[in-house]
RNA sequence: CUUUGCUCAGAGCAAAUCCGCCGAAAGGCGGGGACGCAGAGCCCCGAGGCUACGAAGGAGUCGACGCCGCCCUUCACGCCAGUCGAGCCGCCAGA
Numbered sequence: 001c002u003u004u005g006c007u008c009a010g011a012g013c014a015a016a017u018c019c020g021c022c023g024a025a026a027g028g029c030g031g032g033g034a035c036g037c038a039g040a041g042c043c044c045c046g047a048g049g050c051u052a053c054g055a056a057g058g059a060g061u062c063g064a065c066g067c068c069g070c071c072c073u074u075c076a077c078g079c080c081a082g083u084c085g086a087g088c089c090g091c092c093a094g095a
Stems, first nucleotide, its partner, number of pairs: 002095004012037002017032006035082001041088002045085003048080003054075005
């Protein structure tokens, strides 16, 4: 340097869930907790997924016209790196 994670050592992270806080939500942060993880380290660039405050469209109510709300549909500018790929950085050991 390349490759592998069968073996060694010391570590590391932390799903579900509970409590507190933030957020419209998805979700995030802190503490407890461990299902798992050899990149479960970083990064929304590509794909995929989640949410819809708000926006757009529709339907509809009212004696009538119009508007707002409720209802339906669509949209990420919000989020997920523990869905996959690309990129960046890195520990130990074997060959």
This is a predicted structure of a 95-nucleotide RNA (c-di-GMP-I riboswitch aptamer) from a Nitrospirota bacterium. NCBI's taxonomy places the organism under Bacteria, Pseudomonadati, Nitrospirota.